């Protein structure tokens, strides 16, 4: 480097209001993958969702597959240290789309999907 196999996302509980809320309000709860002088949801990148272009599936629409492009949330202070926006202490913040008796990070759905990547086997 090539082929193949397996793996590859967590979390709504309690209370309040209401005709109705796992969606609103209060308190709690959760954190994919690689990297980084030392461990990261908030640093640097990647993936998922969405938009778009090209190629292929004989032409068109649709759809599927492959590839390219776009979009893509959120952190500070103090301490330790050779080194930390990653550890310790404190206080904050963020979370696709569609659906829904009422507005969703956590419920249902696309999804028994896709996937960054991880481990292994063989050549």
């Nucleotide at each position: 480097c090539g082929u193949c196999u397996u793996c590859g996302g967590g979390g709504c509980g309690g209370g309040g209001u209401g005709g109705a809320a796992a969606u609103c309000c209060c308190c709690u709860c959760c954190g994919g993958c690689g990297g980084u002088g030392a461990c990261a949801g908030u640093c640097c990148g990647c993936g998922a969702c969405c938009c778009u272009c090209c190629g292929c599936g004989a032409g068109c629409c649709a759809c599927g597959c492959g590839g390219g492009g776009g979009u893509u949330g959120a952190c500070c202070c103090g301490g330790u240290g050779g080194a930390a926006c990653u550890c310790c202490g404190g206080g904050a913040c963020c979370g696709a789309c569609c659906g829904u008796g009422a507005g969703a990070g956590u419920c249902g759905g696309g999804a028994u999907g896709g996937g960054a990547g991880a481990a292994g086997a063989c050549g």
This is a predicted structure of a 123-nucleotide RNA (FMN riboswitch aptamer (RFN element)) from a soil metagenome.
Rfam family: FMN riboswitch aptamer (RFN element). From the family's description: The RFN element is a highly conserved domain that is found frequently in the 5'-untranslated regions of prokaryotic mRNAs that encode for flavin mononucleotide (FMN) biosynthesis and transport proteins.
The RNAcentral record of the sequence draws on MGnify.